[in-house]
Large-subunit ribosomal RNA, domain VI from a metagenome, 271 nucleotides, folded computationally. It matches the Rfam family "Bacterial large subunit ribosomal RNA".
Context: one part of a larger RNA
RNA sequence: CGUUAGAGCAUUGAGAGGAGCCUUCCAUAGUACGAGAGGACCUGGAAGGACGCACCAAUAGUAUACCAGUUCUCCCGCCAGGGGGAAACGCUGGGUAGCCAAGUGCGGAUGUCUCUGUAGAGAGACGUGGAUAACCGCUGAAAGCAUCUAAGUGGGAAGCCCACCUCAAGAUGAGUGCUCUCUCGAGGUCACGGCAAGACAAGCCGUUUGAUAGGUGGCAAGUGUAAGACCAGUAAUGGUUUCAGCUGAGCCAUACUAAUAGACCGAAAGA
Repeated sequence: CGUUAGAGCAUUGAGAGGAGCCUUCCAUAGUACGAGAGGACCUGGAAGGACGCACCAAUAGUAUACCAGUUCUCCCGCCAGGGGGAAACGCUGGGUAGCCAAGUGCGGAUGUCUCUGUAGAGAGACGUGGAUAACCGCUGAAAGCAUCUAAGUGGGAAGCCCACCUCAAGAUGAGUGCUCUCUCGAGGUCACGGCAAGACAAGCCGUUUGAUAGGUGGCAAGUGUAAGACCAGUAAUGGUUUCAGCUGAGCCAUACUAAUAGACCGAAAGA
């Protein structure tokens, strides 16, 4: 910009993409077959591998300053207690959220119809998808026979079309439904506070009729028992106060701070 007034929400699905895998074991059955050795088709069941999608309850990883320990050095006058630097965390031991795999869950599937139900779901019935390839058939002439083929007709593959997952009306063939609005204006954009959204755009949420972010309070979780004081010891140090102190992201509250103030676009009833 179009989709022939302008919008919001919900949809159909032309079309497109994804997926499609494999192995072992058990039963059938030591059966069929085979002199024996050996050893099935078919069918049912159970595990597993690789691959894919999702997720973080558990198991792990990371977690650049969350906690603690510790060395050298400079500083806060000194002690004590701290702060800065030590290659882009000095080193070391741990570690929440988030992100993740080596972890967890799920997937490869025939399904269809009817009824009940707001829905999630439940019950019942039917059935074992369709068209095919090689190939195997039925009937059957040309050609009194024969012949799967010429007319007709059936079976038949991890393949094709459906079915499953995702996108999808710029599908210009521009679809459909519901609702709203036509200036007393539906709706949208900017602005502002933000996000499990994100390179930027975009998307999504909120804006006082408010828990959107920060702060604060409580809790969870992490670290591991702070400082000061007292006690014991000559002292190093240990003990008590103290499961303390401190704390990023988590959860629940709470308007304390900031979402203020506002601005703009927008259809005249629809060739």
The prediction has a mean pLDDT of 84.